[in-house]
Transfer RNA from an uncultured Actinomycetes bacterium, 74 nucleotides, folded computationally. Its mean pLDDT, the model's own confidence on a scale to 100, is 81. It matches the Rfam family "tRNA". The family's RNA type in Rfam is transfer RNA.

RNA sequence: GGGGUCGUAGCUCAGUUGGUUAGAGCGCAGCACUGAUAAUGCUGAGGUCGAAAGUUCGAAUCUUUCCGAUCCCA
Numbered sequence: 001g002g003g004g005u006c007g008u009a010g011c012u013c014a015g016u017u018g019g020u021u022a023g024a025g026c027g028c029a030g031c032a033c034u035g036a037u038a039a040u041g042c043u044g045a046g047g048u049c050g051a052a053a054g055u056u057c058g059a060a061u062c063u064u065u066c067c068g069a070u071c072c073c074a
Stems, first nucleotide, its partner, number of pairs: 001073007010026004019057001028044005050066005
């Protein structure tokens, strides 16, 4: 330099013909339970869906450019 894959909650990840409020497990906070922890149950917080632009009535999802990670080729 060329090409491929990926980027969604603190971590690991789902999100399937573009469609109404974006989710799970773990973790975190509070409460219940306990002599006290753990475990368990309930509730809750936590997201510019990497960034910008475009297409569309409507974009996490499609297109382009850029940023970052990783792999292959040179």